[in-house]
Molecule: Lysine riboswitch aptamer
Organism: mouse gut metagenome
RNA sequence: UGAUAGAGGCGCGGCCGCCAUUAGUAAUUUCUCUGUCUCUCCGCCGGACGCGGUGGGAAAUGAAAGGGACUGCCGCCGAAGCGCUGCCGGUUCUGUCCGGGACGGGCUGCGCUGGGCCGCCGGACAAUAUCCGGCGGACUGUCGCGGUGCUUCCGCGGAGAGCUGUCA
Numbered sequence: 001u002g003a004u005a006g007a008g009g010c011g012c013g014g015c016c017g018c019c020a021u022u023a024g025u026a027a028u029u030u031c032u033c034u035g036u037c038u039c040u041c042c043g044c045c046g047g048a049c050g051c052g053g054u055g056g057g058a059a060a061u062g063a064a065a066g067g068g069a070c071u072g073c074c075g076c077c078g079a080a081g082c083g084c085u086g087c088c089g090g091u092u093c094u095g096u097c098c099g100g101g102a103c104g105g106g107c108u109g110c111g112c113u114g115g116g117c118c119g120c121c122g123g124a125c126a127a128u129a130u131c132c133g134g135c136g137g138a139c140u141g142u143c144g145c146g147g148u149g150c151u152u153c154c155g156c157g158g159a160g161a162g163c164u165g166u167c168a
Stems, first nucleotide, its partner, number of pairs: 001168006009077001011076005017070001019068001027061007041053004045099005080113005086107003090103004114140002117137008142158006
C1' cells in the first nucleotide's frame, strides 16, 4: 500500500402484519333556517376558455393518507442522517391549456456528523407522540500524548477517509 474479516450497543436502516391516534374529523344522505335567480356581480393561485353560484343547524352512517408503538423477517457498522448543486419523473392547488406555488421520490457530485441518551431552542406534523437541525451535559467505544498504585486507573486531545485481526 492492497485484499479480506471484524468491534462499539436501548447500534443503524428497510419490509410485512397488527394496533392506537388522526376522528366521531372529512365526506355522503335526510330534514330545517337563510341567501340567490335577467343584467351585473362573485367564485378557482394567475391568464384564456369552461363550469358553478351562499352560509348555518340537527340526525344517521362514517373514512383515508402521512407520521407512530409492537412482534417477526431482511440488509448492515458512513451502518445512516442532514445540507447544497445539477438532472429526471410524480402528486396536488374544481375541468382543459399555459404559467406559478406546495409536497414528495430517484440518480450524480461536494460538504458536515464516531455512537446512543438527557436538557434547552427552532422546524415538520392533528399532536402531548415521532422525526430533523443547532447548542450544552454527562456516558460510551477507539486512537494519540502524558502520568500511574503498570496490560489497572486518571488527565488532555483528535476523528469513521478512523480502529483491530489475518494474508500479500